[in-house]
RNA sequence: GCCAGCGUGGCUUAGAGGAAAAGCACGACUUUCGUAAAGUCGGGAUCGUGGGUUCGAGUCCCACCGCUGGCU
Numbered sequence: 001g002c003c004a005g006c007g008u009g010g011c012u013u014a015g016a017g018g019a020a021a022a023g024c025a026c027g028a029c030u031u032u033c034g035u036a037a038a039g040u041c042g043g044g045a046u047c048g049u050g051g052g053u054u055c056g057a058g059u060c061c062c063a064c065c066g067c068u069g070g071c072u
Base pairs, nucleotide, nucleotide: 001071002070003069004068005067006066007065010024011023012022013021018055026042027041028040029039030038048064049063050062051061052060
C1' cells in the first nucleotide's frame, strides 16, 4: 500500500428498517448478630465520527477515525 471483519451502558455480548435487550458490575431494599451468598427493585447507551437514502436508520450506502486478521 491492497483486501476483509469489527466498533452498541463500566465490562462481555444480542438486536439487521417501526426505535435498544440480557448477563456481570453499580445503587437501594429484604434476609443475617455481622459479612458473603440468595432474592426483589432501580439508575445508566445522541449505538466510533460526519454525511446520504427512507415517512422512519443501531440496522442500508459513502467518507473518515480506531482495533483485529490476511496479502504484498
Overview: A computed fold for a 72-nucleotide RNA from Candidatus Daviesbacteria bacterium RIFCSPHIGHO2_01_FULL_41_45, annotated as transfer RNA. NCBI's taxonomy places the organism under Bacteria, Bacteria candidate phyla, Candidatus Daviesiibacteriota. The coordinates come from a structure-prediction model, not an experiment, and the mean pLDDT is 82. Rfam family: tRNA. Rfam classes the family as a transfer RNA. Gene Ontology term of the family: triplet codon-amino acid adaptor activity.